This is a predicted structure of a 350-nucleotide part of an RNA (small-subunit ribosomal RNA, central domain) from a metagenome. The full RNA is in RNAcentral, with records from SILVA. Its Rfam family is "Bacterial small subunit ribosomal RNA".
Context: one part of a larger RNA
C1' cells in the first nucleotide's frame, strides 16, 4: 500500500456557504469514449513456471511447451457508464394559503433591586465569621422615610418547552432582515448530494483607540486560619466585565457521535401546524406531518450502551487515526499590534 477503523480505547474538521473534483431520478432514440467478444500483428533472447535431457548429485547447462496478464489494427455487441437529442415528475426549487418562534440588526421605553448623594427621624453600635479580626461609626454610622443620580441585569411566566448552521438567544414596544412549518392546488423540469483549496461566522479571556463604570471582581493590600498558607474564609480593591470601532480565532467549540438520502416491529410524553368524529361552539376522542424527549424489539457493540433524532441495514462525498513518552515541542513557512494561532517532525527512551 491493500486493509481495518473514528460515542467512551488513537481518530468527526467549532459551524456554515461554496469552487475544482467525485457521485447522481424515470422513459425513449441514437452514438460507441469507457466496457465486452473472437480475429490478426507484435510482445527479442535470457529469467520465472511445466515436461524432458546432460555433467556421479545438486547448483549449473541444453531442448520443448506454456506464459509474458501488454500494445496496435480492423470487425462485431449495445446491457451498464459516458455523450447527443426528445420527453416525464417521485428529488430539488418557486408561487399561492394559513401559521410559529428568547432567530438577527437598530431605536425607544418600564419596574424591582444595588450603590452613591441630599434632607428628615434617631442613638451606639454596625458589619462579618466556625469563632474572630481588619473595616465602617459620636465629624452621628447601621436602621427607617422622602427626593435625586448612575450603571448593569431582566424575578415570576420558565417547561429534557421554543428558535438558530454553530457560537448562541429571555422585561416591553416599534421598524428592518432572515428562517421554519402547513395545507391543497398551480408552475419550472434533475436545476441534485458532497465538497480538497477558498470565503464567511465563531463563547469566554485577551489586545488597540475612544467612551462608561452601579454591582461583581483576576492582580494587589490588610485581617484570620495554619507548623507554614504566596490558598480556601473575611474587609477592601485595580484591570476587566458594559458601549462603539478594529483585531484575536481558541474551548470538555460535547450528542466527546461529519453531511445527505433510502429502508427497518412498538409503547408513552411534549411543542407547532393540519384533517376527521362529537358539538351551536369550547372541552373531549382519534389520525397525519414537522420538531423535541423517555423506554424498548430486531439488529449492532469489547462491554457500557445505541435502538426511525441508530452506534441497525445500505449508498455518495469529505475530514481524521495507525503504541506511550519526547510533543502539539523544535525548525521552516504562514497569520497576528502583541499574547499567540495554523501547519508540524526527529534523535533518544519505554
Nucleotide at each position: 500500500c491493500u486493509g481495518g477503523g473514528c460515542g467512551u480505547a488513537a481518530a468527526g474538521g467549532g459551524u456554515g456557504c461554496g469552487u475544482a473534483g467525485g457521485c447522481g431520478g424515470a422513459g425513449a432514440u441514437g452514438u460507441a469514449c469507457g466496457u465486452c467478444g473472437g480475429a490478426u500483428g507484435u510482445g527479442a533472447a535470457a529469467u520465472c513456471c511445466c515436461g524432458g535431457g546432460g555433467c556421479u548429485u545438486a547448483a549449473c547447462c541444453c531442448c520443448g511447451g506454456a506464459a509474458c496478464u501488454g500494445c496496435a489494427u480492423a470487425c462485431g455487441a449495445a446491457a451498464c457508464u459516458g455523450c447527443a437529442u426528445c420527453u416525464c415528475u417521485a428529488g430539488g426549487g418557486g408561487a399561492a394559503u394559513g401559521g410559529c418562534g428568547g432567530a438577527g440588526a437598530a431605536a425607544a421605553u418600564g419596574g424591582a433591586a444595588u450603590u452613591c448623594c441630599a434632607u428628615a427621624u434617631g442613638u451606639a453600635g454596625c458589619g462579618g465569621u466556625g469563632a474572630a479580626a481588619u473595616g465602617c461609626g459620636u465629624a452621628g454610622a447601621u436602621a427607617u422615610a422622602u427626593g435625586g443620580a448612575a450603571g448593569a441585569a431582566c424575578a415570576c411566566c420558565u417547561g429534557u418547552g421554543g428558535c438558530g448552521a454553530a457560537a448562541g438567544c429571555g422585561g416591553u414596544u416599534u421598524u428592518c432582515u432572515a428562517g421554519c412549518c402547513u395545507c391543497c392546488u398551480c408552475c419550472c423540469g434533475a436545476c441534485g448530494c458532497u465538497g480538497a483549496g477558498g470565503c464567511a461566522c465563531g463563547a469566554a479571556a485577551g489586545c488597540a483607540a475612544g467612551g462608561g463604570g452601579a454591582g461583581c471582581a483576576a492582580a494587589c493590600a490588610g485581617g484570620a486560619u495554619u507548623a507554614g498558607a504566596u490558598a480556601c474564609c473575611c474587609u477592601g480593591g485595580u484591570a476587566g466585565u458594559c458601549c462603539u470601532u478594529g483585531c484575536c480565532u481558541u474551548a470538555a467549540a460535547c450528542g466527546a457521535u461529519g453531511u445527505a438520502u433510502a429502508c427497518u416491529u412498538g409503547a408513552c410524553g411534549u411543542a407547532g401546524u393540519u384533517g376527521g368524529g362529537c358539538u351551536c361552539a369550547a372541552c373531549c376522542c382519534u389520525g397525519a406531518c414537522u420538531g423535541u424527549g423517555u423506554c424498548g424489539u430486531a439488529g449492532c457493540u469489547a462491554a457500557c450502551g445505541c435502538g426511525a433524532u441508530a452506534a441497525g441495514u445500505a449508498u455518495a462525498c469529505c475530514g481524521c487515526c495507525u503504541g506511550g513518552g519526547g510533543a502539539g515541542u523544535a525548525c521552516g513557512c504562514u497569520c497576528g499590534c502583541a499574547a499567540g494561532g495554523g501547519u508540524g517532525a526527529a534523535a533518544c527512551u519505554c